A computed fold for a 74-nucleotide RNA from a Nitrososphaerota archaeon, annotated as transfer RNA.
Its Rfam family is "tRNA".
């Protein structure tokens, strides 16, 4: 230098192909239960969907460029 993949909550990831309310588990906060802790149960908070731009009534999703990381080729 070229090709491919990944980037979404504090962490691990789904959703993307086929555009239409941003989600799950764990973690965190509050409460219940318990002599206490753990476990279990209920509730709650937490996101510029890597960055910028384009298309569209509408973009995590489609298009373009770029950034970071990983793998392969040279």
């Nucleotide at each position: 230098g070229g090709g491919c993949g990944u980037g979404u909550a504090g962490c691990u990831c789904a959703g993307c192909c086929a555009g239409g309310c941003a989600g799950a588990g764990c973690a965190g906060a509050g409460g219940g239960c318990c002599u206490u802790u753990a476990a279990c149960c209920c509730u709650c908070g937490g996101g510029u969907c890597g960055u910028g731009g384009g298309u569209c009534c509408g973009a995590a999703u489609c298009c373009c460029a770029c950034c970071a990381c990983g793998c392969c080729c040279g």